[in-house]
Context: one part of a larger RNA
RNA sequence: CUGGGCGUAAAGGGUGCGCAGGCGGAUGAAUGUGUCAGGUGUGAAAUCUCGGGGCUCAAGCUCGAAACUGCGCCUGAAACUGUUCAUCUAGAGUAUUGGAGAGGUAAGCGGAAUUUCCGGUGUAGCGGUGAAAUGCGUAGAUAUCGGAAGGAACACCAAUGGCGAAGGCAGCUUACUGGACAAUAACUGACGCUCAGGCACGAAAGCAUGGGUAGCGAAAGGGAUUAGAUACCCCUGUAGUCCAUGCCGUAAACUUUGUACACUAGGUCUUGGAAGUUUCGACCCUUUCAGGACCCCAGCAAACGUGAUAAGUGUACCGCCUGAGGACUACGGCCGCAAGGCUAAAACUC
Numbered sequence: 001c002u003g004g005g006c007g008u009a010a011a012g013g014g015u016g017c018g019c020a021g022g023c024g025g026a027u028g029a030a031u032g033u034g035u036c037a038g039g040u041g042u043g044a045a046a047u048c049u050c051g052g053g054g055c056u057c058a059a060g061c062u063c064g065a066a067a068c069u070g071c072g073c074c075u076g077a078a079a080c081u082g083u084u085c086a087u088c089u090a091g092a093g094u095a096u097u098g099g100a101g102a103g104g105u106a107a108g109c110g111g112a113a114u115u116u117c118c119g120g121u122g123u124a125g126c127g128g129u130g131a132a133a134u135g136c137g138u139a140g141a142u143a144u145c146g147g148a149a150g151g152a153a154c155a156c157c158a159a160u161g162g163c164g165a166a167g168g169c170a171g172c173u174u175a176c177u178g179g180a181c182a183a184u185a186a187c188u189g190a191c192g193c194u195c196a197g198g199c200a201c202g203a204a205a206g207c208a209u210g211g212g213u214a215g216c217g218a219a220a221g222g223g224a225u226u227a228g229a230u231a232c233c234c235c236u237g238u239a240g241u242c243c244a245u246g247c248c249g250u251a252a253a254c255u256u257u258g259u260a261c262a263c264u265a266g267g268u269c270u271u272g273g274a275a276g277u278u279u280c281g282a283c284c285c286u287u288u289c290a291g292g293a294c295c296c297c298a299g300c301a302a303a304c305g306u307g308a309u310a311a312g313u314g315u316a317c318c319g320c321c322u323g324a325g326g327a328c329u330a331c332g333g334c335c336g337c338a339a340g341g342c343u344a345a346a347a348c349u350c
Base pairs, nucleotide, nucleotide: 004321005320006319007304008303012318014201015200016199017198021194022193023192025088026087027086028085029084030083031082034080035077036076037075038074039073040072041071042070049065050064051063052062053061091191092188093187094186095184096183097182098181103177104176105175106174107173108172109171110154115149116148117147118146119145120144121143125136126135162169163168206247207246208245209244210243211242215241216240220236221235222234223233258317259316260315261314262313263312266295267294268293269292270291271290272289273288274287275286276285299306300305323350324349325348332343333342334341335340
């Protein structure tokens, strides 16, 4: 390399958009790029293979044949592939109507609760734990009532629910805005699929500058526990958590399952729509499209399991794997303010 693989054994890129590239629907015509057939030229010798010869045999030597699977030219075929032209509507897209949704961005508003402050009532404890102590409290705490401030998060609804490419998204209102779905079948007429590089997005933590800081809380301090306790438990508490702008670019970024398309028994529940049936009108019921779950036939699978949301049967394209450790490392390069990230060995050991 061929081959074999990638849910859990090594292996799906965190996610999308997308140039190049690869692949690509139906019908007709032309062409003859690939393809195929015949002919012809060439494909040095040696080597290889086969059949002989001869060194006593063998290796080696030698003769002959075949082969050299390739390339050029000529003639032909036209199914497939390519190209060109014409046409089509099943893929894809547009339009119209309609409903669903924590999809996104910005602004405004709301109530509960915690904390702090002010005032009233009130008196000796409160708090915390396995038990305690540190801590708070007669300078009046805890408790309770009234008022104020400020920050963060949005109970119930809530779901095996919904939306989003993924990360993720949840109080309410408004503005702007993306996508999906159903029905109609009016329009375009293959405009498609995938995608190395590239670009964009990307939890938490972390970084920079400026703000903010109620609660929680790395670090740190104290109290306990313990043989010790750099912990688990308790009392405090700084960064941080929040906002704006800019970086970082990683996660068990997991469905550990790449994307797209087609086909292949059923059953149950559920979300959003449509049609039918029925009804005064609905519900129910039937069918159907698009999602979310569970059980299961065949099949697949080492087993576990999976099973129309496939890990079944096929096709196209991309990514990745090749014993364990060394090593998500060194060196180099690129990126980053840094932390570090991406790419990525070898010696050596088993």
Record summary: A computed fold for a 350-nucleotide part of an RNA from a metagenome, annotated as small-subunit ribosomal RNA, central domain. Model confidence (mean pLDDT): 87 of 100. Rfam family: Bacterial small subunit ribosomal RNA.